[in-house]
RNA sequence: GCGGGCAUGGCUCAGUGGUAGAGCGUCUGCUUCCCAAGCAGAAUGUCGCGGGUUCGAAUCCCGCUGCCCGCU
Numbered sequence: 001g002c003g004g005g006c007a008u009g010g011c012u013c014a015g016u017g018g019u020a021g022a023g024c025g026u027c028u029g030c031u032u033c034c035c036a037a038g039c040a041g042a043a044u045g046u047c048g049c050g051g052g053u054u055c056g057a058a059u060c061c062c063g064c065u066g067c068c069c070g071c072u
Stems, first nucleotide, its partner, number of pairs: 001071007010024004018055001026042005048064005
């Protein structure tokens, strides 16, 4: 230099055009003599960045950044 993959709550990951979810974790309450477990509830996302397409974009297109793999 060329090609490919990945980027979504604190963590691991879903979500292939119609108002962003799960598990674990965190916080609060119930339960308990206490802890753990269990139950109920809550908070946490500019969906890596910038543009474009579209009535509507995490999702499609272009560029960029970071990480990984291959080729030279």
Molecule: transfer RNA
Organism: Chloroflexota bacterium